[in-house]
Context: one part of a larger RNA
RNA sequence: AGCUAACGGUGGAUCCCUAGGCACACAGAGGCGAAGAAGGACGUGGCGACCGACGAAACACUCCGGGGAGCUGGAAGCAAGCAUUGAGCCGGAGGUCUCCGAAUAGGGCAACCUAGAAACUACUCGCUGAAUCCAUAGGCGAGUGAGAGCGAACCCAGCGAACUGAAACAUCUUAGUAGCUGGAGGAAAAGAAAGCAAAAGCGAUUUCCUAAGUAGUGGUGAGCGAAAGGGAAACAGCCUAAACCUUCUGUAAAUACAGAAGGGGUAGUGGGACAGCAUCAAAGGAUUGCGGAAGUUAAACGAAGCAGUUGAAAACUGCACCAGAGAAGGUGAAAGUCCUGUAGUUGAAAAUCGAAGCAACUGAGCUGAAUCCCGAGUAGCACGGAGCCCGUGAAAGUCCGUGUGAAUCUGCCUCGACCACGAGGUAAGGCUAAAUACUCCUGUGUGACCGAUAGAGAACCAGUACCGUGAGGGAAAGGUGAAAAGAACCCCGGGAGGGGAGUGAAAUAGAACCUGAAACCGUUAGCUU
Numbered sequence: 001a002g003c004u005a006a007c008g009g010u011g012g013a014u015c016c017c018u019a020g021g022c023a024c025a026c027a028g029a030g031g032c033g034a035a036g037a038a039g040g041a042c043g044u045g046g047c048g049a050c051c052g053a054c055g056a057a058a059c060a061c062u063c064c065g066g067g068g069a070g071c072u073g074g075a076a077g078c079a080a081g082c083a084u085u086g087a088g089c090c091g092g093a094g095g096u097c098u099c100c101g102a103a104u105a106g107g108g109c110a111a112c113c114u115a116g117a118a119a120c121u122a123c124u125c126g127c128u129g130a131a132u133c134c135a136u137a138g139g140c141g142a143g144u145g146a147g148a149g150c151g152a153a154c155c156c157a158g159c160g161a162a163c164u165g166a167a168a169c170a171u172c173u174u175a176g177u178a179g180c181u182g183g184a185g186g187a188a189a190a191g192a193a194a195g196c197a198a199a200a201g202c203g204a205u206u207u208c209c210u211a212a213g214u215a216g217u218g219g220u221g222a223g224c225g226a227a228a229g230g231g232a233a234a235c236a237g238c239c240u241a242a243a244c245c246u247u248c249u250g251u252a253a254a255u256a257c258a259g260a261a262g263g264g265g266u267a268g269u270g271g272g273a274c275a276g277c278a279u280c281a282a283a284g285g286a287u288u289g290c291g292g293a294a295g296u297u298a299a300a301c302g303a304a305g306c307a308g309u310u311g312a313a314a315a316c317u318g319c320a321c322c323a324g325a326g327a328a329g330g331u332g333a334a335a336g337u338c339c340u341g342u343a344g345u346u347g348a349a350a351a352u353c354g355a356a357g358c359a360a361c362u363g364a365g366c367u368g369a370a371u372c373c374c375g376a377g378u379a380g381c382a383c384g385g386a387g388c389c390c391g392u393g394a395a396a397g398u399c400c401g402u403g404u405g406a407a408u409c410u411g412c413c414u415c416g417a418c419c420a421c422g423a424g425g426u427a428a429g430g431c432u433a434a435a436u437a438c439u440c441c442u443g444u445g446u447g448a449c450c451g452a453u454a455g456a457g458a459a460c461c462a463g464u465a466c467c468g469u470g471a472g473g474g475a476a477a478g479g480u481g482a483a484a485a486g487a488a489c490c491c492c493g494g495g496a497g498g499g500g501a502g503u504g505a506a507a508u509a510g511a512a513c514c515u516g517a518a519a520c521c522g523u524u525a526g527c528u529u
Base pairs, nucleotide, nucleotide: 001528002527003526004525005524006523007522008521009520016479017478020450021449022447023446024445025444026443027442028441029439030438031150032149039100040099041098042055043054044053046078047077050074051073052059061094062093063092064091065090066089070082071081072080105114106113107112120147121146122144123143124142125141126140127139128138154185155183156182157181158180159179165172169219195202196201206233207232208231209230210229216224217223237431238430239429240375244263245262246261247260248259249258250257251256268409270374271373272372273371274368275367276366277365284362285361287360288359289358290357295352296351297350299346300345301344305319306318307317308316320337321336322326328340329339330338380404381403382402383401384400385399386398390416411426412425413424414423415422466473467472486513489500490499491498492497
């Protein structure tokens, strides 16, 4: 020096554990904000750095409920107190709530300065008031709890890529995706046929299954990719414009014209106005008021076991019991009967939500020849584009731009160029619940989900430490024991550390603390050189 064995050191794998995550289901909630939000800064405690709580009324104040013996947060300790005249704690409602922040009196390098009662915009009203006569624009003032900002996804709209694929690449694809912007709601959007269809019919919209990777489209490449119909979920239909009537105002007057308000009226077996007849009222209603059931936000009651063994019993042994409760968690090992609970039963002063019901309001007909009305710079057409499965194609239907430019029911549109016949519908105004999408958040529950290099980046004071001028990037780090009983006292040592003693079931559980693998380093013994 090597090998082997034993015993140690180092190290922190592994087993076990979970206080944290992940995914989903069902309910709830789906917003907060000028009555100042979200998010912060700075403060507030007897001793208080941090976290949490709170706001100069500052570890808290008031009231109303619950509850019943302890309490002064995490967090020990010292000190001083509070509480059966009911504290602390839980729930409801109030009060207070510095400064910054949309930040809004002006400024500003956020949490400050200067001032002294206040931003801006919108709407309503009033007073003024140009070019320009009446006017209008503009100006000034008053009033209005209007707007502004924040927020995870979902929704609608505007703008809108590229890598990529096509085995290159340009049309095409990626994709109307990502991204940016505007707007809204608890959902949004869509929606009551100028629809589909096909010789038969259906009857608003939305979503799912299917039709179907079909019909199509496509450098007919890569690819893209319907609809009707069928089956389900859920169902709901309405209001206007016009004709006509009445009133008012203006045009000096007017039966005329224009405007305003009210009535009327809403359809495709065309409807309505108008004329005649009939009728004061039904079903229903998404509107308003009254009304308050159930629920939510604290809780209460709640069955049944002992002994032996053990450090400790819940395990085992022995003998019992409850069960509308044998869910779960805890307790010195594994508990239906020890604790918290569970099944079941009961419960609200206050707040919230708001079912039934009641009332109001609303809500219809029949017959008619003629006359009148039935949404205009619209529809259509031409050209240029977009978007539809549809890349310009035979290209209809939808939308935008430019130009042109109808008809009013004997009308007009559609049925994939176009024409005829036939069929379906009634554009150029508007509203509309449910079925559908999502989850920043609350509650309950579940898991052939993870178990500390996993699971969130974060089980631990983590979006922290640290890095970066900045946008931004972004860790590591869990476990003594049942209980601190956390080792008084003695000895060595400056200390660190250790040896005794003591605690404990255990100290090779001693805080660098459960278990304690390997690499690596030693000690002892044997063998080899």